[in-house]
């Protein structure tokens, strides 16, 4: 002086799975009664991804956890740890999110030249 593997952040693209479940309250619209009209009342129908509370079923790729495949060590113990397992959280139309992959870019660091 240059600077790979690797790590972190950012941008773009791709990115699965599982009930548009159900009940109540609440809200909105239509209808009926009342009224000059508004207010009010009724229960009937429809809707709610955005409000709340509950019920059962399910998913697994944010995160988390594991007594866990696997890896390492001073080795019958300890450490690390998966896309495996668990489902706390999260999710089950769409949107959002999404491990991981690709491209670009900024930073760290340092083998080597």
């Nucleotide at each position: 002086u240059u600077g790979a593997u690797c790590c972190c952040g950012c941008g773009c693209g791709g990115g699965a799975g599982a009930g548009a479940a159900u009940g109540g309250c609440g809200c909105c619209g239509c209808c009926c009664c009342u009224u000059c009209g508004c207010c009010g009342g009724g229960u009937g129908c429809g809707g709610c991804a955005c409000g709340c509370c509950g019920u059962c079923g399910c998913c697994g790729a944010a995160g988390g956890c594991g007594c866990a495949a696997c890896c390492g060590g001073c080795c019958c113990c300890c450490g690390g740890a998966a896309a495996c397992g668990c489902u706390c959280a999260g999710g089950c139309a769409g949107a959002a999110g999404a491990a991981c992959c690709g491209c670009g870019u900024g930073g760290g660091g340092a083998a080597g030249g």